[in-house]
Transfer RNA from uncultured Alistipes sp., 73 nucleotides, folded computationally.
Parts: sequence; structure tokens; C1' cells
RNA sequence: GGUCCCGUAGCUCAGUUGGAUAGAGCAGCAGAUUUCUAAUCUGCCGGUCGCGCGUUCGAGCCGCGCCGGGAUC
Repeated sequence: GGUCCCGUAGCUCAGUUGGAUAGAGCAGCAGAUUUCUAAUCUGCCGGUCGCGCGUUCGAGCCGCGCCGGGAUC
């Protein structure tokens, strides 16, 4: 350098047929429970969907470019 794959919450990921307020678990915070801790339960917080442009009434999803990571030649 060529080809292919990946990039969504602090972490691990789902969402890919283009549609309604973008989700789960863990972590964090608060509360309940407990003599205390842990565990358990409830609630809350948390996102420029890597960046930019485009297509479209509408983009996490489609196209192009760039950036980063991985595999392979």
C1' cells in the first nucleotide's frame, strides 16, 4: 500500500427491513432492608451513535471521504 471487518453510555454489547421518546447488563449516585458490611429490591444519572459531507419527508442503519483499531496478502 491492496482487500475485508469493527467504532453506539465510564466498561461489555444489542439495535442493520431507514420510521415513533436510542436500549440492556455491569459500574456510579440516592433510598428501602440490615446492629454494621455484603447481598437483595426500588429509583435516578449517564450518549455530538468515531468525525465531516451527501441521499431522503425522515439516517445508529444507505453512499463518499477522513481518523482510529483488528485480520489477511

The source organism's lineage runs through Bacteria, Pseudomonadati, Bacteroidia, Bacteroidales and Alistipes.
It matches the Rfam family "tRNA". Rfam classes the family as a transfer RNA. Rfam's curators write: Transfer RNA (tRNA) molecules are approximately 80 nucleotides in length. Gene Ontology term of the family: triplet codon-amino acid adaptor activity.
The coordinates come from a structure-prediction model, not an experiment, and the mean pLDDT is 80.
The sequence was found in a public genome assembly.